[in-house]
Context: one part of a larger RNA
């Protein structure tokens, strides 16, 4: 001077504890570990690994096996030296790489370029070390810390400043003091969303006015479809507001904290981006870069098929259920956010369907994807392994794709498994949140997505308190 303590005081966080809804039981889906296998490529391994890299494994990816080739090379410069072939069509052996044959040809005035072939430097490694390496990240922790300059204190390592008393989400402020200041953090400063105002009005918007065109119970009512409007919605842009500004109680009449008044919002207004010093030889040589080892007719390369999709089993995330706050069939409502030309694909017609013809209109506030789903309103089932539940199987189709056997995804007929709410145990979540209901998006030819990421509907219950689990912060 750290760090640790079943030492001690203070404070804090979905940390307990109050509450809600899961997980652990079933079935499938993903991921792992074991076991298997020619090969099941390789990495992630307590929280911080495991639906993790991978925001798509049928070839390809692909890095692995197995068998076929091939060695200046699938790629790059450069040098020497050779040659008119090379691609590129068409045949023919092959599983294909690739080999045979046949056609077919180089540009430029020159120098020279372009390409082939030979040779020699060299290329090439997703081979090893992440414990040699940059760089990125992840984690405690968005915790409120971490430190400096000069003073001063100590022989010194250091200490003081940073400790105390108050306060705060915060080393955030205020008083105090051998410190005074100051730097990284905190907070503001960016974006979002919540309200005003101003300006602009197309593809957006329609309240008043004309008009069409449709329903009418002749009162009216639908349609923005036309003229036009700008009022409203929305959209872009600028700005305005919120500062503990103002009262009032409490405080050292400091900071600051109760209350309260306006206000659309109040004391950080919600959310997001934003991550100090450092820690953990964490993590990543397979994103890239890269010492330095290693291979070099092969640990490089180029092709076929096969594997990464196995399955006595065990763990992890998930989805779907076990039903009546439910199924199931009719009817009828209201978002947001995004994507679209190799594309999104309307209205119509075939088809029970998945989908097929067929092409209107759209580079899109105009078209299209589109139906929002839970939810209203009727009708049925009646408590049962069932009109729950939807696993598994057999037929049979449909799309993408050269190509769906090993290995897709949907539909239709049939088939109906396990399961009647889950042991010990654990997990999230304080408000537009948990729950619960749909959409859209990257990737992507298709698709194993039930995963992510995002959008929006409906919308909850509980917090007495800090005594105990956990993790952190100050002071001893």
């Nucleotide at each position: 001077u750290g760090a640790c303590g079943g030492g001690g005081g203070c404070c804090c966080g979905c940390a307990c504890a109050a509450g809600c809804g899961g997980c652990g039981g079933a079935g499938c889906a993903u991921g792992c570990g074991g076991a298997u296998u020619a090969a099941u490529u390789c990495g992630a391994u307590g929280c911080a690994a495991c639906g993790c890299g991978a925001a798509g494994a049928a070839c390809c990816u692909u890095a692995c096996c197995u068998g076929g080739g091939u060695u200046u090379g699938a790629c790059a410069u450069a040098c020497a030296g050779a040659g008119a072939a090379a691609a590129c069509c068409a045949u023919c052996a092959g599983a294909g790489a690739u080999g045979g044959u046949g056609g077919g040809u180089c540009c430029g005035u020159a120098a020279g370029g372009g390409u082939u072939c030979u040779g020699u430097a060299c290329a090439g490694g997703u081979g090893g070390u992440g414990c040699a390496u940059g760089g990125c990240u992840g984690u405690c922790g968005u915790c409120a810390g971490c430190u400096c300059g000069u003073g001063u204190c100590g022989u010194g390592a250091g200490a003081u400043g940073u400790u105390g008393g108050g306060u705060u989400a915060a080393g955030u402020c205020c008083c105090g003091c051998a410190a005074c200041g100051a730097g990284c953090g905190c907070a503001a400063c960016c974006c979002u969303c919540g309200u005003c105002c101003u300006a602009u009005g197309u593809u957006g918007c329609c309240a008043g006015c004309a008009u069409g065109c449709c329903c009418u119970u002749c009162g009216g009512g639908g349609u923005g479809a036309u003229g036009g409007g700008g009022a409203c919605u929305c959209a872009u842009a600028g700005g305005a507001g919120a500062c503990u500004g103002c009262c009032g109680g409490g405080g050292u009449c400091a900071a600051c904290u109760c209350g309260g008044a306006g206000g659309a919002a109040g004391g950080u207004g919600g959310g997001g981006a934003u991550g100090a010093c450092g820690u953990c030889a964490a993590g990543u040589c397979a994103u890239c870069a890269u010492g330095c080892c290693c291979c070099u007719u092969a640990u490089g390369u180029c092709c076929a098929g096969g594997g990464c999709u196995u399955c006595a089993c065990g763990c992890a995330u998930g989805c779907u259920a076990c039903a009546a706050u439910g199924g199931c069939c009719g009817g009828u409502a209201c978002a947001a956010a995004g994507g679209g030309c190799u594309g999104c694909g309307a209205u119509c017609c075939c088809g029970u369907g998945a989908g097929g013809g067929g092409g209107a209109g759209c580079g899109a506030a105009u078209c299209c994807c589109a139906a929002a789903a839970a939810g209203c309103c009727g009708g049925u089932c009646u408590c049962a392994g069932u009109u729950c539940g939807g696993a598994u199987u057999g037929g049979g189709g449909u799309c993408u794709g050269c190509a769906a056997c090993u290995c897709g995804a949907c539909c239709c007929c049939a088939u109906g498994a396990a399961g009647u709410c889950g042991g010990a145990g654990u997990c999230g979540c304080u408000a537009g949140u948990a729950a619960u209901c749909g959409c859209a998006g990257a990737u992507c030819a298709g698709c194993a997505a039930c995963g992510c990421u995002g959008c929006g509907g409906u919308g909850a219950a509980u917090a007495c308190g800090u005594u105990c689990c956990c993790g952190g912060g100050c002071c001893u």
The prediction has a mean pLDDT of 85. Small-subunit ribosomal RNA, 3' major domain from an uncultured bacterium, 476 nucleotides, folded computationally. The RNAcentral record of the full RNA draws on ENA, Greengenes and SILVA. Rfam family: Bacterial small subunit ribosomal RNA. Gene Ontology terms of the family: structural constituent of ribosome and ribosome.